[in-house]
Context: one part of a larger RNA
Molecule: small-subunit ribosomal RNA, 3' major domain
Organism: Solanum habrochaites
RNA sequence: UUAUAGGGGCCCGCACAAGUAGUGGAGCAUGUGAUUUAAUUUGAUGCAAAGUAAAGAACCUAACCAAUGCUUGACAUGCUGCGAAUCAUCUUGAAAGAGAGGGUUGCCUUCGGGAACACAGACACAGGUGGUGCAUGGCUGUCUUCAACUCGUGUCAUAAGGUGUUGGUUUAAGUCCCACAACGAGCGCAACCCUCAUGUUUAGUAUCAAUCAUUAAGUUUGGAUCCCUGAAUAGACUGUCGGUGAUAAGCCGGAGGAAGGUGAGGAUGAGGUCAAGUCAUCAUUCCCCUUAUACCUUGGGCGACACACAUGCUACUAUGCCGGGACAAAGGGUCGCGAUCCCGUGAGGGUGAGCUCAACCAAACAUAUGUUCUCAGUUCGGAUUGUAGGCUGCAACUCACCUAUAUGAAGUCGGAAUCGCUAGUAAUCACCUGUCAGCCAUACGAUGGUGAAUUUGUUCCCAGGCCUUGUACA
Repeated sequence: UUAUAGGGGCCCGCACAAGUAGUGGAGCAUGUGAUUUAAUUUGAUGCAAAGUAAAGAACCUAACCAAUGCUUGACAUGCUGCGAAUCAUCUUGAAAGAGAGGGUUGCCUUCGGGAACACAGACACAGGUGGUGCAUGGCUGUCUUCAACUCGUGUCAUAAGGUGUUGGUUUAAGUCCCACAACGAGCGCAACCCUCAUGUUUAGUAUCAAUCAUUAAGUUUGGAUCCCUGAAUAGACUGUCGGUGAUAAGCCGGAGGAAGGUGAGGAUGAGGUCAAGUCAUCAUUCCCCUUAUACCUUGGGCGACACACAUGCUACUAUGCCGGGACAAAGGGUCGCGAUCCCGUGAGGGUGAGCUCAACCAAACAUAUGUUCUCAGUUCGGAUUGUAGGCUGCAACUCACCUAUAUGAAGUCGGAAUCGCUAGUAAUCACCUGUCAGCCAUACGAUGGUGAAUUUGUUCCCAGGCCUUGUACA
């Protein structure tokens, strides 16, 4: 100096405590292990793998398996020869492909030929989601949005190094103040950026409607107060008052204010740690394959199923079921969103207005209100299965989704254990995007509606920071 399952001191965090809703029991969905298999492609494995890569496996994807083919190759550059490219037809085949005959000649030209394309040949080579993430770049996770990590000069020490960065106080913070052999500086912290909350000015179309006309309707003319939208700008700084503190930094309380002490949320992740993850995004060293570990195609598999684990959804109800009637935000739409009317119990079908969108599509649910049911395995729960249909798509058997009808399983709040959350949060309710022909989405990512409880505190558990002492290694 570093490390530490050692001891002590100080501090902090949904770490505990206080509270709240769960997981662990049931059924199902998805992922993983194990097993099975011709193949069940591969990576990821405590926190930091397991609804992860995958923002979507019927074919394709696709890397796996079986089988049919192919060997300068599906793709690139170079050489030679030949033909325009192209077009349609037939045979065979699961397709890829293989075979057969037929028709026609474009573009530029200095008429020699050339461009582009196709075929044949020989070789240089192509190709590889083959291996190595313990050869690497790049990117990423983690401790951690934790408050740390360092340097120059000076100085101390034989040296490694120390000092600064320690002490007192303070802070979310190495944040700031004071002291001090230190004086300064850098990367982090904070601020600068975006969104939300308030006002002012400006602009009123496709937005708005108070007054005046008008209409079935802000529909129309005039209009821009309000709502709203876009832009610009103001505003918050411990600025101010009182107390406290060392006359400091700050802390506590008040006023004013839309907002008060980081206003709320996001983006932003120092130096390092884990030979952490990724050679299957990409790039790349070396090794390996080269009539195959490359390439084309059809079919299958990734969807198997004694079991174990992880993440979720739905429930076990009376806060219920059903009827009519209200109130959002954000986002999407031309190979699209699709109104209206008609048909169908319904999924849907026919028709196709309007919309390249503040114009049209366009419509929440919980809640409130009315009826019904009365504690049951039920009007709870919906798994499983039969039948009949619909839609997408060459294709729905393996293996999609949706509808109707019938069927009506487990389950009566879950052992040990364990997870999230401090306010518009938890809980609960629905809406929407991306991927996408369709969809296995109960996922992921956003959006709003309704809207709690508790925190006396730091003894203990866990993680982290600083100081100190002991020990070990160098």